The RNA shown here (transfer RNA) has 74 nucleotides and comes from an Oscillospiraceae bacterium.
């Protein structure tokens, strides 16, 4: 220089061949269980999906350009 990979919830990560509403687990907040804590069970907050553009009736996903980070050649 030159080439691949990662970016989605406070954290770790899923999302198929573009298609109804963007999830799980931990963690947090509320109630139930207890004399009480722990565990256990139920709700429930929290996401401009790294940014910008473009394709398309429809993008997390597919197409450009950019950041950040990490790995590889020179």
């Nucleotide at each position: 220089g030159g080439a691949g990979g990662c970016u989605u919830a406070g954290c770790u990560c899923a999302g198929c061949u573009g298609g109804u509403u963007a999830g799980a687990g931990c963690g947090c907040u509320c109630g139930c269980c207890u004399c009480a804590c722990a565990c256990g069970c139920g709700a429930g907050a929290g996401g401009u999906c790294g940014a910008u553009g473009g394709u398309u009736c429809a993008a997390g996903u597919c197409c450009a350009u950019u950041a950040g980070u990490c790995u590889c050649c020179a």
Description
The organism belongs to Oscillospiraceae, within Bacteria. Its mean pLDDT, the model's own confidence on a scale to 100, is 81. Its Rfam family is "tRNA".